This is a predicted structure of a 343-nucleotide RNA (Bacterial RNase P class A) from Rubrivivax sp. Its Rfam family is "Bacterial RNase P class A". Gene Ontology terms of the family: ribonuclease P activity, dimeric ribonuclease P complex and tRNA processing. It is recorded under the gene name rnpB. Taxonomically the source falls in Rubrivivax (Bacteria, Betaproteobacteria, Burkholderiales, Sphaerotilaceae).
[in-house]
RNA sequence: GAAGCGAGCCAGACCGCCGCUGGUGCAAUCGCCGAAAGGCCGCACUGGAGGAAGGUCCGGACUGCGCAGGGCGGCGUAGCAGCUAACGGCUGUCCACCGCGAGGUGAGGAUCAGAGCAACAGAGACGAGUUCCGCUGUGGCGCAAGCCGCAGGCGGAGGUGAAACGGGCAAUCUCUACGCGCAGCAACACCAAAUAGGCACGCAGUGACCUGGCCCGGCGAGCGUGCGGGUAGGUGGCACCGAGCCGCACAGUGAUGUGCGGCCCAGAUGAAUGGCGGUCACGGCGCGACGUUCGCAAGGGCGGCGCGACGCACAGAAUCCGGCCUAUCGGCUUGCUUCACAC
Numbered sequence: 001g002a003a004g005c006g007a008g009c010c011a012g013a014c015c016g017c018c019g020c021u022g023g024u025g026c027a028a029u030c031g032c033c034g035a036a037a038g039g040c041c042g043c044a045c046u047g048g049a050g051g052a053a054g055g056u057c058c059g060g061a062c063u064g065c066g067c068a069g070g071g072c073g074g075c076g077u078a079g080c081a082g083c084u085a086a087c088g089g090c091u092g093u094c095c096a097c098c099g100c101g102a103g104g105u106g107a108g109g110a111u112c113a114g115a116g117c118a119a120c121a122g123a124g125a126c127g128a129g130u131u132c133c134g135c136u137g138u139g140g141c142g143c144a145a146g147c148c149g150c151a152g153g154c155g156g157a158g159g160u161g162a163a164a165c166g167g168g169c170a171a172u173c174u175c176u177a178c179g180c181g182c183a184g185c186a187a188c189a190c191c192a193a194a195u196a197g198g199c200a201c202g203c204a205g206u207g208a209c210c211u212g213g214c215c216c217g218g219c220g221a222g223c224g225u226g227c228g229g230g231u232a233g234g235u236g237g238c239a240c241c242g243a244g245c246c247g248c249a250c251a252g253u254g255a256u257g258u259g260c261g262g263c264c265c266a267g268a269u270g271a272a273u274g275g276c277g278g279u280c281a282c283g284g285c286g287c288g289a290c291g292u293u294c295g296c297a298a299g300g301g302c303g304g305c306g307c308g309a310c311g312c313a314c315a316g317a318a319u320c321c322g323g324c325c326u327a328u329c330g331g332c333u334u335g336c337u338u339c340a341c342a343c
Stems, first nucleotide, its partner, number of pairs: 001339010012280007020048007031040003050314001054325002057323005062184004074180005079093005094108001095106004109175002114173002116169002131157004135152007188236004198227006210218002244263008282311002285308004290303005
């Protein structure tokens, strides 16, 4: 210098103006929406997307199902040892395969329980079987030499094939060991209309209710009050002291654990996290002049500089957390391998 392998990180920065949304404090208890439950309006300070928030594929927290326990069934996992709240995740290691190597990949238990399966080629492929030669037994023809057969599947040979009777495949059923109850925040808990059912009590053809307050008159079968469940709607769950984040030390090969110190860090539900302007940075492109180099020349290569317009990925929380998988412009740091050259 070239080509690679592994690990980690960033995901434009700053300023100004205008907005959206959570929290806290102040102000207010007035006003507005609503039957109620409940919600809202002002000012100040402060927080406001990700490494995958994604797919919803595993595992857990949490909640309900009576208690989540046993049996059958079903599903899942699979070398060995460990980590963890748990896992199908992760770590270490053995083995197999790939790579010169750094490294990478692996559903990697059992075929002396049973079943099933094997393209093409080949006589024959998983219930075996007989192509050729020999052997044994035997039938027919023949005077005989011998010829033509049958059976056994005993020995040998050639050939096919991944595999020829002894094996293979469990990523086919199966067996063994271990794990899993089911449903999911639209879980679930609480508050709670209108209307229509339900229950209780009272009044009512001896005329209730209604007919603007009373009487007459009219009408003619229900009316009133209370309770209860569910729905619309609302609140909580739920925005967090948490399997939390950062740093250091110690133990361990490591995943990880322990201790100490510091920090508080998004949160809606018709769904916030944005828009505009400026400066700087980055990317490729175009133009310009310059330097250098190749070339006779036309012209080309490389380098930094200036200007211009453009671009800046994948994608966006929705109960939370640990993983896996997938998507991702461009860039940075670091360890290592192979090759070439120089000393």